Small-subunit ribosomal RNA, central domain from an uncultured prokaryote, 346 nucleotides, folded computationally. The full RNA is in RNAcentral, with records from ENA.
Context: one part of a larger RNA
RNA sequence: UUGGGUUUAAAGGGUCCGCAGGCGGACUAAUAAGUCAGUGGUGAAAUCCCGUAGCUUAACUACGGAACUGCCAUUGAAACUGUUAGUCUUGAAUUCGGUCGAAGUGGGCGGAAUGUGUCAUGUAGCGGUGAAAUGCUUAGAUAUGACACAGAACACCUAUUGCGAAGGCAGCUCACUAAGUUGUUAUUGACGCUGAGGCACGAAAGCGUGGGGAGCGAACAGGAUUAGAUACCCUGGUAGUCCACGCCGUAAACGAUGAUUACUCGGUAUUGGCGAUACACUGUCAGUACCCAAGCGAAAGUUUUAAGUAAUCCACCUGGGGAGUACGAUCGCAAGGUUGAAACUC
Numbered sequence: 001u002u003g004g005g006u007u008u009a010a011a012g013g014g015u016c017c018g019c020a021g022g023c024g025g026a027c028u029a030a031u032a033a034g035u036c037a038g039u040g041g042u043g044a045a046a047u048c049c050c051g052u053a054g055c056u057u058a059a060c061u062a063c064g065g066a067a068c069u070g071c072c073a074u075u076g077a078a079a080c081u082g083u084u085a086g087u088c089u090u091g092a093a094u095u096c097g098g099u100c101g102a103a104g105u106g107g108g109c110g111g112a113a114u115g116u117g118u119c120a121u122g123u124a125g126c127g128g129u130g131a132a133a134u135g136c137u138u139a140g141a142u143a144u145g146a147c148a149c150a151g152a153a154c155a156c157c158u159a160u161u162g163c164g165a166a167g168g169c170a171g172c173u174c175a176c177u178a179a180g181u182u183g184u185u186a187u188u189g190a191c192g193c194u195g196a197g198g199c200a201c202g203a204a205a206g207c208g209u210g211g212g213g214a215g216c217g218a219a220c221a222g223g224a225u226u227a228g229a230u231a232c233c234c235u236g237g238u239a240g241u242c243c244a245c246g247c248c249g250u251a252a253a254c255g256a257u258g259a260u261u262a263c264u265c266g267g268u269a270u271u272g273g274c275g276a277u278a279c280a281c282u283g284u285c286a287g288u289a290c291c292c293a294a295g296c297g298a299a300a301g302u303u304u305u306a307a308g309u310a311a312u313c314c315a316c317c318u319g320g321g322g323a324g325u326a327c328g329a330u331c332g333c334a335a336g337g338u339u340g341a342a343a344c345u346c
Stems, first nucleotide, its partner, number of pairs: 004317003007300002012314001014201002017198001021194003025088007033081002035077008049065006091191001092188003096183003100180001103177007110154001114150008125136002162169002206247006215241002220236004258313006266291009295302002319346003328339004
């Protein structure tokens, strides 16, 4: 490199947008760059191949032919690709009307619980465990009641639910913003798909500055357990968890399944629209979940939400270890991230 692959054996980039590039709907006309055909030139000789001949044969050599799959020029063809011009509406998008949703950002508000403080009632325990102890408590705890303050999270509703590109998103309400779906009328007329680099977003933990700090709680301390116990259990408890701004850029970032388009038996449940006079039923569009046939698959399984049948583009894999290491480069405040070998060994 070819061939083969990527749910689970090695292998889908965490996700989106998007320059270049690659690929691209229907019809008509022109052109002739790609494409196809003819002709001419060239493609040294030797070699290779075929046929003869010469050394006794062979190797070897000689002669002839073919071949040299290429390049250039020229004359044509016009289906396909390209280019140019025109047209179209199915792909794509826009306007208008409607609906649904834990989609996002920023305000405002709410109650339960927890903790703390003050006051009151009240007296000897409370707490915790397998059992205990550390701990709290006569300086009056725990418990009960009233008031006040603080921070964080939003029980029930709540699910095989919904929304979002992914990460993710849940009290109520207001403002602003985005996305999808649907109806039908109108409009544009291929404006599309993918996307190396690039840009943006990106859980948790962590980092910087400044706030905040109720509960929980790495580290740490003590009490237990134990042969030991740097743990599991208990009592405390600092960073952190929360907010603002800035960094980090990784996860079993998972459906372990890249994006887009078309096609391919059935059944059930469900979310949100639409149509119909209408309960019911049914139809249809967009999703969600389960079962099953053909097919596929090593099997498990998957099956219109494909891992089926096809097409376009991107990413990635090539025995285990060494190793996601070393070195270099680059990004970062750091922690570290990205890129990423070899010797050697089995």